[in-house]
Molecule: RNase P RNA; transfer RNA
Organism: Thermodesulfobacteriota bacterium
Order: sequence, then structure tokens, then C1' cells
RNA sequence: GGAGAAGAACAAAUGACCGCCGCCCUGACCGUCCGCCUAUGGCGGGUCAGGGGGGAGGAAAGUCCGGGCUCCGGAGGACAAGGUGCUGGGUAACGCCCAGUCCCGGUGACGGGAAGGACAGUGCCACAGAAAGGAUACCGCCCCGCCUGGCGCGGGGUAAGGGUGAAAUGGUGAGGUAAGAGCUCACCAGUUCCGUCGGUGACGACGGAAGCUAGGCAAACCCCACCUGGAGCAAGGCCAAAUAGGGGAACGCUUGAGGGUGGUCCGCCCCAGUUCCCGGGUUGGCCGCUUGAUUCCGCCGGUAACGGCGGAACUAGAUGAAUGGUCAUUGUCCUGAAGGCGGGCGACUGCCUCAGGAAACAGAACCCGGCUUAUGGGCCUCUCCGACA
RNA sequence: GGGCGAUUAGCUCAGUUGGAUAGAGCGCUGGUCUCCGGAACCAGAGGCCGUGGGUUCAAGUCCCACAUCGCCUACCA
Repeated sequence: GGAGAAGAACAAAUGACCGCCGCCCUGACCGUCCGCCUAUGGCGGGUCAGGGGGGAGGAAAGUCCGGGCUCCGGAGGACAAGGUGCUGGGUAACGCCCAGUCCCGGUGACGGGAAGGACAGUGCCACAGAAAGGAUACCGCCCCGCCUGGCGCGGGGUAAGGGUGAAAUGGUGAGGUAAGAGCUCACCAGUUCCGUCGGUGACGACGGAAGCUAGGCAAACCCCACCUGGAGCAAGGCCAAAUAGGGGAACGCUUGAGGGUGGUCCGCCCCAGUUCCCGGGUUGGCCGCUUGAUUCCGCCGGUAACGGCGGAACUAGAUGAAUGGUCAUUGUCCUGAAGGCGGGCGACUGCCUCAGGAAACAGAACCCGGCUUAUGGGCCUCUCCGACA
Repeated sequence: GGGCGAUUAGCUCAGUUGGAUAGAGCGCUGGUCUCCGGAACCAGAGGCCGUGGGUUCAAGUCCCACAUCGCCUACCA
């Protein structure tokens, strides 16, 4: 210098002017509007003026997971449906995170893995090929028989060779045989089982036994283990306003429809109406609402995720939806065959000045924990290659 | 804000349990016919199945992530 790998943090600062949305304080009006009361008045809301203080994110996003919260009477049982799936730990919980195991990728830093079960069962493996799973003989090889004695026919054996395929019954050598074959043996690879040791465990190391070598696909059905009731702040509660509490259809009124926000059934409970369509009205306010598994700092425990203790802080609550704009100065970074001062033997490199330029993705909408995606430059650590000294 | 669905040729759609050279209708192009055009008949072109990964021998189809488009959703009686 080139090419990479991992990690943490930031997402400018100050001032002036002009604005936007809540909150607090003070004053004025209380003439008008609303509410309350102990009622010629007072209080609150309201209006106007002034002042003070606050005002988006690392992803606020996608809505992909998990939880809190709220309602469904309590959230019962069975089946179904869906999800998760190496081990141990963390957590409110998770499909997330941490630490590890094994496998895969990379020269490496490092990265990835929906990673249980294919001797519980069912199914699939196109084309090609003889045969795709308790399978199979096309060519070849070997044996036997027949005859017209051949490049023949028939029967049988054979998976060592050829050929097909993504995949064909482990590999090499020796023995063995009619020819062959784990048929037998030695070594190697794998599988299963046993033992010892290490580890909480996944698993690993070592030793031994069995010719056990009969594949793959469960992101095919399925089996096993574990988990899941449903809906969502437009949840839900209160106040106010308004009207045609209208019309039609279906089912039902104890032999009971329907409902209890889910697919079926059972159980339990409610019940005389219920459901749908057409038509009508309102288009307001308050609560929920932001103090919370919260943030920061310190100490302790833990490899870590994280937990415990102590201290400090309060950090948007809008509802067609605020959090902005302009200018100046400074800072950061980039570029420069512009200038200056340095360091090093050197390849190179530091600082200052000047000129030009750059700053992205994106906007809370009940609240948290994650994941994923979008995105600006620089920083720290590490790896490989090349060059120079 | 919340809850769902779809994406295959220019347009509208098929494609079921993975095994195609991915089909159909309309449209388009060329030809036949005609004086010319239409209709009719014949032939043809046109797709990396929205994008990127994964599982598998093999993916339009199964799984994951993303993108784009569309639908529903206030309260009262």
C1' cells in the first nucleotide's frame, strides 16, 4: 500500500433572528360562552398579554417474535391447529442473548447452522439405468444342459469389471472359489454396543467387542419432548351531543335459538330475544398516557449474557398530529503536483496555514425486551498478501 | 395506529401432493384470403415465476428475509 475480519461509540456545538406543540407562574377581562357552589358573589374552565422551563431515534421503520396492560364471568377438559427443537446458563418472556459441543465454509482473522427421531409407521427418490430399498442380472465372467458346434439357445451362479445416475451395499491387499462375493483374514474408514477417564451436559480421549457396512429426504406426512385461550389503546372506562330507538329477512321463546370475540365436541354459566341487511344520528371532551422489567454512576458476584446492593436523575405526550428554518462563528472529516515547520538511514509520515468540498437513513402515536431492514463518516483491535528499510 | 391478502407473458388468469422445453384466453408480429381493410385460417415471438438467501440430487411449488401493491378497521341508537 492492497484485500478483508471483528467491536464499541457518535449521529455536531454556540449565538442571533423568525416560528411550532404541551406544561408552569404572574397579570388583566370577568362584558360575552360553559360547569359547580354555602349564589347581586366566589371558584374552575376560557380569552388576551408577559415571563420561565421542556420538546424524537439508533433504528422512532417493517409489524417478524416475546411480554406488560385492558376487555372478553372464571380461563376448565379432550381433539384439532400452530409453533419451537444440540447442551448448559440468562431473562418477565422469547423463535432473543451468553458460554460451550459437533458439523460446514474460509490460507487466516473469523463466519454460518430449523443441529431430536429414517430398526414406530406411511410415502417419495423424475429422467437415465438391469436394479432406487429386505430391490435387481443389460453387457461381461463362470458352471451345467441341448443342438445344426456358433458372435447360438435354455437353466443356474456371480455385484469383482463395464455402463446409468445426485445417490448402487465401504476401501486396499491376501486367502478362497467353477467364477466371485466380508465368504474368511490383516490394516484403514464408518456404525452400534461395552468399559475406564475428563466434563453439570451436548460431547471428547483411550481401550475392547460385533463383519454390523441395509442409502437419502422429516424446511414430506408423522413420532417424541416442550409451549400456546382470544382479541387488541380504533383495548377499555366516563361525560356531553344528536335521532326515525324506523323498515326488511332468518332462527327461536323451556323438546330452547343464540351468546360467553377462537376450529369442533363436552362441561359450566347467561338467556328471551339474537344475527344480518337497508336506513338514521354524532364526527366533541376527559381518563387510559407515560415513574418504568427506566436511565446514569460506583462497588460486589459471574468467563459472559446478566444479577445484587448503594447513590443520583426525571427524560415528548401530540391527535390531520408539534419538536423547524435562515445566518454567523467554531469543531469533525475528505481532496489539493498551494505554502510553511518538523520526525525517520529509508520506504514513508506528523503538525500548522490556505483553497475547495461533505455530513446520511429517516419522524414518537399505550409501553417495554429482541430480531430484521435502511444509513454517514471516522475510531480501536486483529488477519492475509505485496513492497520497502 | 391496528389487522389481513396478493405478486407467473403487454393485460386477465391456470399451474393441487416438489420431477415441464412453465400453459390458456385477449393482445402483438408474419403469412393465406381480399381491389383494400375487418373477420376467419395457419405459423411465430414474447417469462430467468417481484427480489435475495436456504432446504433438496432437483424449487413457480417447501422455509426465511425484503420490496411493491391492495383490502378491512371510529362511536351511538